The part of an RNA shown here (large-subunit ribosomal RNA, domain IV) has 335 nucleotides and comes from a Minisyncoccota bacterium. The prediction has a mean pLDDT of 82. It matches the Rfam family "Bacterial large subunit ribosomal RNA". Lineage of the source: Bacteria > Bacillati > Minisyncoccota.

Context: one part of a larger RNA
Formats: sequence, structure tokens, C1' cells
RNA sequence: GUCUUCAAGGAACUCGGCAAAAAAGCAGCCGUAACUUCGGAAUAAGGCUCGCCCUCCCUAAAAAGAGGGUUGCAACAAAAGUUUCCCAAGCAACUGUUUACCAAAAACACAGCUCCCUGCGAAGUCGCAAGACGAUGUAUAGGGGGUGACACCUGACCAAUGCCAGAAGGUCAAACGCCGGCGGUGCCAUAGCAAUAUGCGUGCUGGACGGUGUAAGCCCUGGUGAAUGUCGGCCGUAACUAUAACGGUCCUAAGGUAGCGAAAUUCCUUGUCUGGUAAGUUCAGACGCGCACGAAUGGUGUAAUGACUUGGGAACUGUCUCGAAGACCCGCUCG
Repeated sequence: GUCUUCAAGGAACUCGGCAAAAAAGCAGCCGUAACUUCGGAAUAAGGCUCGCCCUCCCUAAAAAGAGGGUUGCAACAAAAGUUUCCCAAGCAACUGUUUACCAAAAACACAGCUCCCUGCGAAGUCGCAAGACGAUGUAUAGGGGGUGACACCUGACCAAUGCCAGAAGGUCAAACGCCGGCGGUGCCAUAGCAAUAUGCGUGCUGGACGGUGUAAGCCCUGGUGAAUGUCGGCCGUAACUAUAACGGUCCUAAGGUAGCGAAAUUCCUUGUCUGGUAAGUUCAGACGCGCACGAAUGGUGUAAUGACUUGGGAACUGUCUCGAAGACCCGCUCG
């Protein structure tokens, strides 16, 4: 290290019955609760029987049934194979999927629900493009987000952010059009001998300057929560006390509704009460000053299901009191 056995006790072990032991073994008969979505739960639980021989009954003959006998430790008598059970709670509806090689789960998925987009050369995705998928489909279709069976439900707030709609006004880009001044450069007229000057004369020009016209967007006006999100404070008051149905006041977009609640959420906290134990920081049921639950980042329940998590019990045991003995194997040492 792998196995085997053990007095009395039987979880006192331990984070935890981990490991081991035990029971059962989809055979036949009987029997089977709560709950339930009426399918289940369920092989629930629990109990009895089983080989062989003889007799009876029945029969075409058997089997089944009734009675008696008999062997063995044991009668599915072998091998292989083959979930201990019960009472509760949490989470997840379920079967399924996952971190190949430390996590299998309460995580992911799921059917169902809901929102958004898309009228077809669809939206969306890949590609520089051609093109392809979507789809040889057509809104009972396709894509995307969220939630996650089912039951009962899903409250308030559009102030901020996002999205949708709108177009009166404000703001606003580069091109482009027009206009202007300025600069450059011709021509003409006048004056002058000329240089040159003047002209409200006439052209061209500057990828220059200024102005003006023009889009979406933003500001703006509305809408929208199963969009991102958010969902108050102080003071007083009842014929004991306590408490406050009630009142006042400030602020806000609106102040958390139903349901649940010391919870997978509660710091204080081993909250308080009840149950379970002789004794219970865990557990169950209540209470509710919820430090810091709360309604599809879903709320609350829920039969069935789960190599999930928690508490209790029966059975069982070397887990332990507390250790002992044996078999075989490995390493080291000695010979």
C1' cells in the first nucleotide's frame, strides 16, 4: 500500500457518516401515506413466500392451489449483473450542456413569455469587390435583446441616459452658386513732352479673404420601462404606558405597491419566541426597525426531477472510545 476479521458500545469521529459497513436486489403474493400539474409520488414504505419428494384437488396433460415430509449455513442456493430507506428545507421546473488535465453546480441551455428590427434585391452576417448565407424561405417567416415549465401576478416614476416621432425657431461643415471688398494684370478716356496720375470707365484673374443661400445632427417639442435605470427626510398626535390610523412641513421625476422577509440577501446577531436535543452559533415555523428584499437584471408559490446544498431520523458499521490480529505486495536497512 491492497485486502480480511474483531469483545462491549454504535457517529461518541469529523467541517461534514468522508470512507467503510449494511440493506435491497424490477421473481410471486399482499400492501402502500402526504402531496399532486391526476400523469405521478411508487419497486413508496412495509410484510410473507421460493429447493426437492409424496398426497389431495383440478386437468386431455400440466401449471396454479391445499396438506404433509425432507436436506443444507444458505433453496434466483453458481458466475456475471444488480441505487439503503425515511422526514423536512433551499436552489434550479424538467431530459440535457460546461471549465479536454483541480470547479458538473444554484452556472449555461431549454420549451414557454415578452420587446425591437425586417415588405423581400428584407433585416442581419461574411467579403475590397464580384458574390454568398439568410432562403430555393416571405411577417404563423427571418434576425437580435431579455426572461426562463406551470399557477397567481408583474406596482409608481419619462427628471437624467437611450430609442422613436416631429418640424416652427436657434446653432452649425466642406463642396457648390451668387455678391462684395482687396491684391495682381490688360484695354479705354482725360491731363501731361514723358514718367505718371485720375476715372461711380471696361475686362481677366486669385484652388486667397469676407458675406450670403443650403443637410443631417445638436438645442427644442412630444412619446416610450418585459428600454439603461430610479423608487425620501424631519416634527407632532389617542382617556395608564407604549404605539400612531391622523396632522404639519421640506424636497423630488416619482417616493417601494402586491408578495416575501435575520433570507444563497441581517452588520448589530448565537436578534426574540416556538419546535426538535439532557444540552442546538446549524435546522424548521413564526415575528419585522429589510445596516443593504421586491416584481421578466422578474416577485411569490409549486407536483415531478437532481452524482446539487442544508438539518433530522431508522438501519448499519473499526469513523470513533482504542486499539488488536492476520494475508499478500512495495521501499529502505541488515544478513